[in-house]
Context: one part of a larger RNA
Order: sequence, then structure tokens, then C1' cells
RNA sequence: CGUAAGAUAUUUGAGUGAAGCUGACCUUAGUACGAGAGGACCGGGUUGGACGAACCUAUGGUGUACCGGUUGUGGCGCCAGCUGCAUCGCCGGGUAGCUAAGUUCGGAAGGGAUAACCACUGAAAGCAUCUAAGUGGGAAGCCCAUCACAAGAUAAGAUAUCUAUUAAGGGUGCUUGUAGACUACGAGCUUGAUAGGCAAGAGGUGUAAGUGUUGUAAGACAUUCAGCUGACUUGUACUAAAUACCCGUUUUG
Repeated sequence: CGUAAGAUAUUUGAGUGAAGCUGACCUUAGUACGAGAGGACCGGGUUGGACGAACCUAUGGUGUACCGGUUGUGGCGCCAGCUGCAUCGCCGGGUAGCUAAGUUCGGAAGGGAUAACCACUGAAAGCAUCUAAGUGGGAAGCCCAUCACAAGAUAAGAUAUCUAUUAAGGGUGCUUGUAGACUACGAGCUUGAUAGGCAAGAGGUGUAAGUGUUGUAAGACAUUCAGCUGACUUGUACUAAAUACCCGUUUUG
């Protein structure tokens, strides 16, 4: 810009893409078959491999904004307690998020038309012949079916609802995340829980500081499953999402 009014939702599906793999074991059954040795089709069930998708409850990894231990050295006048630097100084753990080696799921089942091939009926050619007329079966392949996208499908579709004009609706701006390079998309903007803060909790770390008791001391014990705590959960208007502005108006029969 188009889809001959402008919008907001919900859709149909022309079309496009993805997927499509396979082993072993049990059973049927030591049956059919076979002198024996051996040993099935068909059907039912179980469990794997590789591949793929989603996810993070559990198992782990990471987790330089969380907690603790500790070395050297500098600083806060000293002690105590903190703190800077040394790869996050080193080390032990670890929430959310992300993630695989982890968890769950997938290939299926079914239908149609067929290939090679197997057949029925059957002449030309009194026989024979799957073929010439006619008819049936038959594959991991083909078309459906499954999953995803999809009306610029210009043949531009459909349904519901809104508006009748300073309209409906959209945008700018701001708070932002389940989104993200930017944009876009989503949640919100006081008629408000959108982010921060605060409160409580979860989870993490592992028993703070101060004081007391004890020991010559290093230290131990008590107060104390303390203290601290990023992303998680719930709540709470304390702070910030102000006021506002712009677009949008008739070839609708």
C1' cells in the first nucleotide's frame, strides 16, 4: 500500500514444511514342517539403541550480585571487628535462571490408489492363457492421516461484536518481562500489584556480633539450628508508572 467504511477478537485451510529408523527377548511353540538334525509364517506382549521435541520435580553441572572457611599484605589510631588487592586470591557449599549426562514424550494405528508380483473369469486361437473387455489381492514407497506455519490464497475467504465521528480503536510517553541485538511481542500505567522498596515465607549457608563461663594459651562452651541471605512465593501503594498529546471521520447503497 492492497484486500472499497473503520476497528477488535475468533477462525476455515488453498498451499508449504517437519516427521517417517531399527535391534533383542518372552509367548504362540519346541507347535506346523522334517527320518532326524533342526525349526517357522501369522498374531500378542516386554525392553533397548540411534534420532528428535519439550521441560527442570528429582539426579547432576554452572551459578564472578548468596553463605562460610582460610593464606600473604595494606588500611580503618590500637584490641576486637570489618574492609581493599592478590585469577572470584585460594577453598567448601549453593537459590533462581540456563543446561545434559537428567526427566517426559514421539515414529504409531487406520484408510485409498498402486509397483514388482500373485490370482479370478475370459476370448482372439472350440484348447490354453492374470488381459484383449471385466474383477480381486499386493510395499518401509505414493495420496490421506500426525505435528507446525498459513488469506499478499491479489480468486486477498468466514463468523461474532463494537463505532456512526472530538467515534470505536490505535500510537507517542512511562513502569517493565514469560519477550528481546534494535524493533517487535507480552503484562501494566492510580478505577493500579508493572518494577523497586518493605513484611512474612521458601530455599541456601551453617550456629553471627556482643557478652558471660572456662583454659597459661591456641581455643572450647552458652546465649543460638543463630546471624546473613541475588534472581523464588505471597502480601503491602511507601517510591516510580503525571497531566497530556497525536493518528483515526462516508464512493458503506
Large-subunit ribosomal RNA, domain VI from a Halobacteriovoraceae bacterium, 253 nucleotides, folded computationally.
Its mean pLDDT, the model's own confidence on a scale to 100, is 88.